[in-house]
Context: one part of a larger RNA
RNA sequence: GAGUAACGACAAUGUGGGUGAAAAACCCACACGCCGAAAACCCAAGGUUUCCUGCGCAACGUUAAUCGGCGCAGGGUGAGUCGACCCCUAAGGCGAGGCAGAAAUGCGUAGUCGAUGGGAAACUGGUUAAUAUUCCAGUACCACUUAAUACUGCGAUGAGGGGACGGAGAAGGCUAAAUCAUCCAACUGUUGGAAUAGUUGGUUCAAGGUAGUAGGCAGAUAACUUAGGCAAAUCCGGGUUAUCAAUGCUGAGAGCUGAUGACGAGCACCUUUAUGGAGCGAAGUGAUUGAUGCCAUGCUUCCAGGAAAAGCCUCUAAGCAUAGGUAUUAAGUGAUCGUACCCCAAACCGACACAGGUGGGUAGGGAGAGAAUCCUAAGGCGCUU
Numbered sequence: 001g002a003g004u005a006a007c008g009a010c011a012a013u014g015u016g017g018g019u020g021a022a023a024a025a026c027c028c029a030c031a032c033g034c035c036g037a038a039a040a041c042c043c044a045a046g047g048u049u050u051c052c053u054g055c056g057c058a059a060c061g062u063u064a065a066u067c068g069g070c071g072c073a074g075g076g077u078g079a080g081u082c083g084a085c086c087c088c089u090a091a092g093g094c095g096a097g098g099c100a101g102a103a104a105u106g107c108g109u110a111g112u113c114g115a116u117g118g119g120a121a122a123c124u125g126g127u128u129a130a131u132a133u134u135c136c137a138g139u140a141c142c143a144c145u146u147a148a149u150a151c152u153g154c155g156a157u158g159a160g161g162g163g164a165c166g167g168a169g170a171a172g173g174c175u176a177a178a179u180c181a182u183c184c185a186a187c188u189g190u191u192g193g194a195a196u197a198g199u200u201g202g203u204u205c206a207a208g209g210u211a212g213u214a215g216g217c218a219g220a221u222a223a224c225u226u227a228g229g230c231a232a233a234u235c236c237g238g239g240u241u242a243u244c245a246a247u248g249c250u251g252a253g254a255g256c257u258g259a260u261g262a263c264g265a266g267c268a269c270c271u272u273u274a275u276g277g278a279g280c281g282a283a284g285u286g287a288u289u290g291a292u293g294c295c296a297u298g299c300u301u302c303c304a305g306g307a308a309a310a311g312c313c314u315c316u317a318a319g320c321a322u323a324g325g326u327a328u329u330a331a332g333u334g335a336u337c338g339u340a341c342c343c344c345a346a347a348c349c350g351a352c353a354c355a356g357g358u359g360g361g362u363a364g365g366g367a368g369a370g371a372a373u374c375c376u377a378a379g380g381c382g383c384u385u
Base pairs, nucleotide, nucleotide: 013031014030015029016028017027018026032382033381034380035379040362041361042360043359046342047341050340051075052074053073054072055071056070060068061067080141081140082338083337084336086119087118088117092113093112094111098107099106100105122139123138124137125136126135142334143333144332145331146330147329148328149327150326151325152324153320154319158315159314160313161312166302167301168300169299172295173294174293177289178288179287180286181285183202184201185200186199187198188197204262205261208257209256210255215250216249217248218247219244220243221242222241223240224239225238226237228236229235263284266280267279269277270276271274303306348357349356364376365375366374367373
């Protein structure tokens, strides 16, 4: 220079009360404003205690601070079913032997790793200051082991099936959700009207079980035979014959059950008056609209012809046949790790509490073709001078 520029989006604050040494900024209340395909909610990655509570204000916070993602202390993350681990493989990695090379090493078979993919099983309600598909209540389900009973050819690292898949398009059946009505509860006034009316609030509920619908797919069953499936096979494939037009597989949703339950507007009680505690509890139906969600890995169509392997099912080989297998019932077991909190952000990546960047899911109402745009609900904020 200069107490000058600046104090990081022009979404916006105002009043009253509280606390306090001190309040524009903290807390409470009432208004007002802003976002609302987000400036809401839930995850992945990443962060790693930032979460909650008490105490505190030197420093950090572009000002103050009683406040804080700050300091100090204490507390907090509960799983057979969520995810990982585990089983399986893809690209790719490593790679016994092997090949190449003077060697270092390179390549690569068997194999072994490797998810961003495939593989068993849980929902609703309640609860904490802070966790919950994890705790509690209720109702379920799966795998394995053992036992009992009944029936019985079981057995794999082998064989077959299956898993098992592209793009686009169209129609149908549903549901979520919404809206209106119905029903229930409370209230109905300051000025004319309004009680067969009006206003406000509510009208909710899963997995699982049962059954197999709209629809989709395949002819089905039996017997015989067989140069194929590296051996075998009753399995798969090929062939022949007979019988039946139905049969089998799949499949949303709805119904019933789950539920004599939970939730529920509200009512009313207690106290240490607080985001407190314990209790009672009405109605809980119908119609319309209707998804980008489900049936559906379906159907139609096109050419560029759209993973693999295991789990699973069937078949036999060696072998075993007091074993083993199937069904029902009962009992038992289900380890380890993650789980707090932020997550379009003041907590991640940008040296900062930085107008930048950051993958997925949910997607109310009015107008609208619409996830555009404007207004708005739930919810969240008014962007630290």